FMN riboswitch aptamer (RFN element) from Merdimmobilis hominis, 134 nucleotides, folded computationally.
RNA sequence: AAUCUGUUUCAGGGCGGAGUGAAAGUCUCCACUGGUGGUGAUCGGAAAUGAUUCCGUAAGUCCGCGAGCGCAUCUGCGCAGAACUGGUGUGAAUCCAGUACCAACGGUUACAGUCCGGAUGAAAGAAAUAUGCA
Numbered sequence: 001a002a003u004c005u006g007u008u009u010c011a012g013g014g015c016g017g018a019g020u021g022a023a024a025g026u027c028u029c030c031a032c033u034g035g036u037g038g039u040g041a042u043c044g045g046a047a048a049u050g051a052u053u054c055c056g057u058a059a060g061u062c063c064g065c066g067a068g069c070g071c072a073u074c075u076g077c078g079c080a081g082a083a084c085u086g087g088u089g090u091g092a093a094u095c096c097a098g099u100a101c102c103a104a105c106g107g108u109u110a111c112a113g114u115c116c117g118g119a120u121g122a123a124a125g126a127a128a129u130a131u132g133c134a
């Protein structure tokens, strides 16, 4: 120094307008939101003559993970959402442009990504700190 370990803290956003109706934040039209690790040709900063390197940042629909549900004594196992077209380019699943699409469970005068509830919860994970062991 790195790894393991303990402790502490943090760790989710969004219905505004119109219509129909007895009733809708649930339907229809317009609107609005996007957890977390990775990847990444973006953008910003620093170093270097330069090649290049370092730091920060960059995906809802690319690869994982999380919350939820089912099974199991437990470790766990299973289920569970969505993207295309064009452009640039050596290279795009990530850039630019356009047009689409998706969003657990329970509740409700009426079907919910946006309301209420489990939840002052849990958690992917992030940061700080401390002792010990190898």
Base pairs, nucleotide, nucleotide: 004132005130006129007128008127009126010125016030017029018028019027031114032113033103034102035065036064037063038062043056044055045054046053047052060101061100068079069078070077071076083099084098085097086096087095105117106116107115
Model confidence (mean pLDDT): 75 of 100.